[in-house]
Predicted 3D model of an 83-nucleotide RNA (c-di-GMP-I riboswitch aptamer) from a Methylococcaceae bacterium. Lineage of the source: Bacteria > Pseudomonadati > Gammaproteobacteria > Methylococcales > Methylococcaceae. It was read from a public genome assembly, where an Rfam model found it. The model forms 95% of the base pairs in the Rfam consensus. Model confidence (mean pLDDT): 82 of 100.

RNA sequence: AAGCUCUUAAGCCACCCCCGUCGUGAGGCGGGCCCGGAAAGCCACAGAUCUUGAGUUUGCUUCAAGACAGCUGGGCUGCCUCU
Numbered sequence: 001a002a003g004c005u006c007u008u009a010a011g012c013c014a015c016c017c018c019c020g021u022c023g024u025g026a027g028g029c030g031g032g033c034c035c036g037g038a039a040a041g042c043c044a045c046a047g048a049u050c051u052u053g054a055g056u057u058u059g060c061u062u063c064a065a066g067a068c069a070g071c072u073g074g075g076c077u078g079c080c081u082c083u
Base pairs, nucleotide, nucleotide: 002083003082012037013036017032018031019030020029021028022027035070041076042075043074045073046072047071049067050066051065052064053063054062
C1' cells in the first nucleotide's frame, strides 16, 4: 500500500416501543430501552416504499415538492486481525 473478516482484542451504533420537542404529513431531533448490525459511518445519484399538493378517466396511470441511508444498487471513508 492492497486485499480479507477464519480467528483475536478494543470498541462503536441502537430496531420496536415510551416520554419530550419540531413538522400539514411521511418523518426528524433529544433522553430511556436494546431487536439486531462487520461499515446499522457519511452521501438523496438511480430505483423501491411513504407523505403533501396539483391534475384526473375518481383507480393503481401523470407532474411537482418532500421523507427515507436499519429497503436495493451505487459513490466516499474507517478500526482490529490475518495474508